The RNA shown here (transfer RNA) has 70 nucleotides and comes from a bovine gut metagenome. It matches the Rfam family "tRNA". Rfam's curators write: Transfer RNA (tRNA) molecules are approximately 80 nucleotides in length. It is annotated as a transfer RNA. Its mean pLDDT, the model's own confidence on a scale to 100, is 82.
[in-house]
């Protein structure tokens, strides 16, 4: 200097419009039982803080950690 923090865990969301996938937990269906498969529930103040906006995961502006360059 740049880049990155979003569900337990990998990650997706950029012309700002209210947050998802998969995986993994639980529940229930199949099974003589298990896996497996099918249905389905549960989980996030978006690393923090402050502004701007009707409206911020997205913009601005400090701040913390963590990779990389010099």
């Nucleotide at each position: 200097c740049g880049a990155a923090a979003u569900a337990g865990c990998u990650c997706a969301g950029u012309u700002g419009g209210u947050a998802g996938a998969g995986c993994a937990a639980c529940u229930g269906a199949u099974u003589c039982g298990u896996a497996a498969u099918c249905a389905g529930u549960a989980g996030g103040u978006c690393g923090c803080g402050u502004g701007u906006u009707c409206a911020a995961a997205u913009c601005a502006c400090g701040u913390u950690u963590u990779c990389g360059g010099c």
Record summary
The same sequence occurs in records of 2 taxa.